[in-house]
Overview
FMN riboswitch aptamer (RFN element) from Pseudorhodobacter wandonensis, 139 nucleotides, folded computationally. It was read from a public genome assembly, where an Rfam model found it.

């Protein structure tokens, strides 16, 4: 150095105060949080990745419907992994060789199911995973 292999109890944070109300950590005011790789310099909002939903698919299972040797719909399970999608969000000034990354100002964004409408509560999840570390073959 390292495309293949092994191992890992490595691999996500955050509602505090007040208001309304029968009821809200969900609404309103103020607060709080920021995974991973990359990028001339440190990034939630520059380029990408990730789980979840969706979608596609099965020669798998269940149920239902119809004009019943068949077909369709819904659910479960498995597979695919962005497929068409949810899916996202930044600007101004300063320093500097270099920064949408630093400093200062002002903004913005945040899966699905549950519940009084949730980035922060509960749940799938003692899960999975982007990736990280260590070791080894080999060189």
């Nucleotide at each position: 150095g390292g495309g293949c292999g092994u191992u890992c109890u490595c691999g996500g944070g955050g509602c505090g105060g007040g208001g309304u109300g029968c009821a809200a950590u969900u609404c309103c005011c103020c607060a709080c949080c920021g995974g991973c790789g990359g990028u001339g310099a440190u990034a939630g909002c520059c380029c990408g990745c990730g789980a979840g939903c969706g979608c596609u698919u099965a020669u798998g299972g269940a149920u239902u419907u119809c004009c019943u040797u068949g077909a369709a719909a819904u659910c479960c399970u498995g597979a695919g992994g962005u497929c068409a999608g949810c899916a996202g969000a930044c600007u101004c000034g300063g320093u500097g060789u270099a920064a949408u990354u630093c400093c200062g100002g002002g903004g913005c964004c945040g899966a699905c199911g549950g519940u009084a409408u949730a980035g922060u509560c509960c749940g799938g999840a003692u899960g999975g995973a982007a990736g990280g570390a260590a070791c080894a073959a080999c060189g």
Notes
The model forms 100% of the base pairs in the Rfam consensus. Taxonomically the source falls in Pseudorhodobacter (Bacteria, Pseudomonadati, Rhodobacterales, Paracoccaceae).